Predicted 3D model of a 264-nucleotide RNA (Bacterial large signal recognition particle RNA) from a Chloroflexota bacterium.
RNA sequence: UCGUGCUAGGCGGGGAGGUAGCGGUGCCCUAAACCCGCAAUCCGCUCUAGCGGGGCUUAAUUCCGAACUGAGGCUUGUUUGACUAGACCUCUACCGGUGAUUUGGAGUGUUGAGAGUUGGGUCCUACGCGGCGAGAGUCUGUGAACCCCGUCAGGUUCGGAAGAAAGCAGCGGUAAGCGGUGCCUCUCGGGUGCCGUGGGACAACCUGAUUCGAGCUUCAGUCACUUGGCAUAUCUACUCUUCGAUCCGACGAGAGGUGCACGG
Numbered sequence: 001u002c003g004u005g006c007u008a009g010g011c012g013g014g015g016a017g018g019u020a021g022c023g024g025u026g027c028c029c030u031a032a033a034c035c036c037g038c039a040a041u042c043c044g045c046u047c048u049a050g051c052g053g054g055g056c057u058u059a060a061u062u063c064c065g066a067a068c069u070g071a072g073g074c075u076u077g078u079u080u081g082a083c084u085a086g087a088c089c090u091c092u093a094c095c096g097g098u099g100a101u102u103u104g105g106a107g108u109g110u111u112g113a114g115a116g117u118u119g120g121g122u123c124c125u126a127c128g129c130g131g132c133g134a135g136a137g138u139c140u141g142u143g144a145a146c147c148c149c150g151u152c153a154g155g156u157u158c159g160g161a162a163g164a165a166a167g168c169a170g171c172g173g174u175a176a177g178c179g180g181u182g183c184c185u186c187u188c189g190g191g192u193g194c195c196g197u198g199g200g201a202c203a204a205c206c207u208g209a210u211u212c213g214a215g216c217u218u219c220a221g222u223c224a225c226u227u228g229g230c231a232u233a234u235c236u237a238c239u240c241u242u243c244g245a246u247c248c249g250a251c252g253a254g255a256g257g258u259g260c261a262c263g264g
Stems, first nucleotide, its partner, number of pairs: 001264006009057003012030004020046005034054005063257002068252001072248002075245003081240002084237004092231001094229002096226006103220006114212009123200006129193002132189006139180004148173004156165003
């Protein structure tokens, strides 16, 4: 150095989580690397850290350790940006409201804007009058077999007679009751009235008289204020993202190390 045959080893790894700790099943990342049984209400072990059974490959591009590189992940932050939700009006903007004004426009005004004073009305109350509604009266109709009145036929009673008495029906009238009522009278009431009289209140509106004498109203602009609303404002929270920090860390390229036996 070559060939043959063995053996150690290898036949995925990592992160989080779980665990006293280790590994596995499950989730995630990377990669493409055997099979069967067990396993999250867990399964199997004990720093030598999966257990049990079977198979393939082999001392090297395949095994082993270190360094380099670095996907990705946990935790974290006075980092950047964003979504969503809540709170809130302190800052800013927008909308709304109010006021001012030397700006622009429209309407109106010496046939009197607007303001001051004053009278009246709208407002409240009392009384009166009218009207409406209800009731009562008045007037009228009907209305009593008998226990209301008048007249009482017939008949009854008394009397020698003349006559007298009580009295039903009928007729007339009336009481209670049941109806109507135009006008008139009284009582009560009001969502009653271009009504009258007196008193009151007076912020606002309308109107008359009088005094002063040129503005007034409205829209837009600007400014200021606002106990108002709202958000690409402010604050808080979850999540994602950017930029970092610590820790863990697969794959990867190169370099290095590496067993035995026989034979040439």
The prediction has a mean pLDDT of 79.